[in-house]
């Protein structure tokens, strides 16, 4: 980077730096943002895809190492068949 499979109406914040936009892309809305958003870092938390342990006819249970995530139904609708996360092999 592309492919395949699974999930995306549940859940989870405080600081520091920074300084005007942000909510993946386009359009139309709507919402958040100098009472400091988005981004980066630290710590914390949420969750349980991979991993590990226990159990197993079946049903499951635990840990939290690898990721991931921590406004609103992927914010809503339409479009593209798009986007994000995990795993597998390439």
């Nucleotide at each position: 980077c592309a492919u395949c499979c699974a999930u995306c109406c549940c859940g989870a914040g405080c600081g520091a730096c920074u300084g005007a936009g942000a909510g993946a892309c386009c359009u139309g809305g709507c919402u958040c943002g100098c009472c400091g958003a988005a981004g980066u870092c630290g710590c914390a938390g949420c969750a349980a895809c991979c991993g590990c342990c226990c159990a197993c006819c079946g049903c499951g249970g635990g840990c939290a190492g690898g990721u991931g995530c921590u406004a609103a139904c992927g914010c809503c609708a339409g479009g593209a068949g798009c986007g994000a996360u995990g795993g597998a092999g390439g």